The RNA shown here (Bacterial small signal recognition particle RNA) has 100 nucleotides and comes from a Nitrospinota bacterium.
[in-house]
RNA sequence: UGCCGGGUCUUACGCGACUCGUCCCUGCCAACCCCGCCAGGUCCGGAAGGAAGCAACGGUACGCGGCGUGUCGGGGGCGCUGUAAGGGUGCCCGGCAUUU
Numbered sequence: 001u002g003c004c005g006g007g008u009c010u011u012a013c014g015c016g017a018c019u020c021g022u023c024c025c026u027g028c029c030a031a032c033c034c035c036g037c038c039a040g041g042u043c044c045g046g047a048a049g050g051a052a053g054c055a056a057c058g059g060u061a062c063g064c065g066g067c068g069u070g071u072c073g074g075g076g077g078c079g080c081u082g083u084a085a086g087g088g089u090g091c092c093c094g095g096c097a098u099u100u
Stems, first nucleotide, its partner, number of pairs: 001097008009086005014080003018075004023070001024068001025066004034059003042051003
């Protein structure tokens, strides 16, 4: 000096972490317009009985929290001795050859 290969570069994918949402678990949560059960009282009846049904109690829905990082999904100037393709101006590393 030349050639070859690799890295740095770009894109896509893979894996991981982070983050958001969802599901699961759990707590609270309905005077009445949810459910159940209905004290008292009310209504029907001559009576026996029956009816509706407030409060309380129990449950549940919507909603608001908590926990685990567990399910599923999304996100990007995150990470990787990752994979593939692209790129070859420049820089770095290695190999070979030539010249001095």
Of the family's consensus pairs, 89% are formed in the model. It was read from a public genome assembly, where an Rfam model found it.